[in-house]
Context: one part of a larger RNA
RNA sequence: UUGGGCGUAAAGCGCGCGCAGCCGGAUCAGUCAGUCUGUCUUAUCAGUUCGGGGCUUAACCCCGAGAUGGGAUGAAAACUGCUGAUCUAGAGUAUCGGAGAGGAAAGUGGAAUUCCUAGCGUAGCGGUGAAAUGCGUAGAUAUUAGGAAGAACACCCGGGGCGAAGGCGACUUUCUGUACGAAAACUGACGCUGAGGCGCGAAAGCCAGGGGAGCGAACGGGAUUAGAUACCCCAGUAGUCCCGGCCGUAAACGAAGGGUACUAGGUGUAGGAGGUAUCGCCCCCCUCCGUGCCGGAGUUAACGCAAUAAGUACCCCGCCCGGGGAGGACGACCGCAAGGGUGAAACUC
Numbered sequence: 001u002u003g004g005g006c007g008u009a010a011a012g013c014g015c016g017c018g019c020a021g022c023c024g025g026a027u028c029a030g031u032c033a034g035u036c037u038g039u040c041u042u043a044u045c046a047g048u049u050c051g052g053g054g055c056u057u058a059a060c061c062c063c064g065a066g067a068u069g070g071g072a073u074g075a076a077a078a079c080u081g082c083u084g085a086u087c088u089a090g091a092g093u094a095u096c097g098g099a100g101a102g103g104a105a106a107g108u109g110g111a112a113u114u115c116c117u118a119g120c121g122u123a124g125c126g127g128u129g130a131a132a133u134g135c136g137u138a139g140a141u142a143u144u145a146g147g148a149a150g151a152a153c154a155c156c157c158g159g160g161g162c163g164a165a166g167g168c169g170a171c172u173u174u175c176u177g178u179a180c181g182a183a184a185a186c187u188g189a190c191g192c193u194g195a196g197g198c199g200c201g202a203a204a205g206c207c208a209g210g211g212g213a214g215c216g217a218a219c220g221g222g223a224u225u226a227g228a229u230a231c232c233c234c235a236g237u238a239g240u241c242c243c244g245g246c247c248g249u250a251a252a253c254g255a256a257g258g259g260u261a262c263u264a265g266g267u268g269u270a271g272g273a274g275g276u277a278u279c280g281c282c283c284c285c286c287u288c289c290g291u292g293c294c295g296g297a298g299u300u301a302a303c304g305c306a307a308u309a310a311g312u313a314c315c316c317c318g319c320c321c322g323g324g325g326a327g328g329a330c331g332a333c334c335g336c337a338a339g340g341g342u343g344a345a346a347c348u349c
Base pairs, nucleotide, nucleotide: 004320005319006318007303008302012317014200015199016198017197021193023191025087026086027085028084029083030082031081033080034079035076037074038073039072040071041070042069043068049065050064051063052062053061054060090190091187092186093185095182096181097180102176103175104174105173106172107171108170109153113149114148115147116146117145118144119143124135125134161168162167205246206245207244209242210241214240215239220234221233222232257316258315259314260313261312262311265294266293267292268291269290271288272287274285275284298305299304322349323348324347331342333340334339
């Protein structure tokens, strides 16, 4: 335990889809369930509240009324609901257009690395703060040619783009999703949110089968050091990669849930439309949608935020309630396991 809060103090679910529920645009008509109002009635006494009264006062006691809830009946019709009709500003569809590392699959390419073969060539190479372990006369390193393999795609590359988030960078093809701009043809509120539920979800990890160049937990060795279970060096297994199946976490961060509307400006940048201008392109102006920086009002404990709000409002969901004990115990649930989600208490300050 709220008339309070959730960027950094405790607190926004990692992200989406969506059943129920909650909330919901404009006009007209109807209805009267909510709402408002009148009358009647009911709820033991006492008590509380109000108005009176009795003990010299008060406490105390007595009388009356009322509040609140239930029921019956009448009236009102603005708002909400419901019913009917209509509309187009929300939402969606169709048309035209350009942008993009959005997703999936197949194929292709070059640089580099390592290894193999051959040539050339000789004593070193490598590595570090300095060294050593290591590699090399069984010919290494360096260099030339050929071959093999796996993984990642320099420049372009931009606080540029795309995606709900996680995330996504070579090229080509196929399949496929979204957003944006223009015009305004169509539907006619079809919308927002969303407890449960369902799906997606980096890395690591797990299962089965492949693959294995480089890197590299563990392990081994060399150094450093008082020690060195490290930082540095030499090696190196899982793993990293592919296919299928699990796991379901993260500083999953903008530490900022989603939606709608409104509220000074300035300046970059990405995509589109229009105007001006031109032979044409640019320039300039305007506009829509993203993405940055600065800044006013306002706001904030301050820092800061400031049309991408942390401002002004409304709708819906999630979450918080002193620190430790503890994200630990128990239970049921999920998982092959690792573990995950849910999540107390005693005690203590």